[in-house]
């Protein structure tokens, strides 16, 4: 330099162009407990950035940013 892949919650992962973007774990509150842990209930928390296509975009397209792989 060229090609390809990936980017969603603090972390690890889901989501056929259409339902309130879900789950595990963590954190917080409450219950339980002599205190804690475990357990139960509940709450908060996310689509890398900017544009485009579409009635509707996590999903499709372009560029950029970052990470990884291959070739040279």
């Nucleotide at each position: 330099g060229c090609u390809c892949u990936c980017a969603u919650a603090g972390c690890u992962c889901a989501a056929u162009g259409g339902a309130u973007c879900g789950a595990g774990u963590a954190c917080c509150a409450c219950g339980u407990u002599g205190c804690g842990g475990a357990c139960g209930u509940g709450a908060g928390g996310a689509u890398g950035a900017u544009g485009g296509u579409u009635c509707g975009a996590u999903u499709c397209c372009a560029u950029c940013u970052g990470a990884g792989a291959g070739c040279a």